[in-house]
Transfer RNA from uncultured Methanobrevibacter sp., 73 nucleotides, folded computationally. Rfam family: tRNA. Rfam classes the family as a transfer RNA. Lineage of the source: Archaea > Methanobacteria > Methanobacteriales > Methanobacteriaceae > Methanobrevibacter.
RNA sequence: AGGCCUGUAGCUCAGAUGGUAGAGUGCCCGGCUGAUAACCGGGUGGUCGUGGGUUCGAGUCCCAUCAGGCCUA
Numbered sequence: 001a002g003g004c005c006u007g008u009a010g011c012u013c014a015g016a017u018g019g020u021a022g023a024g025u026g027c028c029c030g031g032c033u034g035a036u037a038a039c040c041g042g043g044u045g046g047u048c049g050u051g052g053g054u055u056c057g058a059g060u061c062c063c064a065u066c067a068g069g070c071c072u073a
Stems, first nucleotide, its partner, number of pairs: 001072007010025004019056001026044006049065005
């Protein structure tokens, strides 16, 4: 210098052909227990790395850019 992959909730990750953002875990409240853990119920939580573009509509498509990883030179 060129190419590829990843970036979504505090954490680990899902999100086929664009159509209201999800799971597990964590946290909070309650139940259960003599009490704790476990277990059960409810609640809580995201500018989808950033900035633009396309579209009626973008996590998803296009461009640029940032961060991390890998490959080639």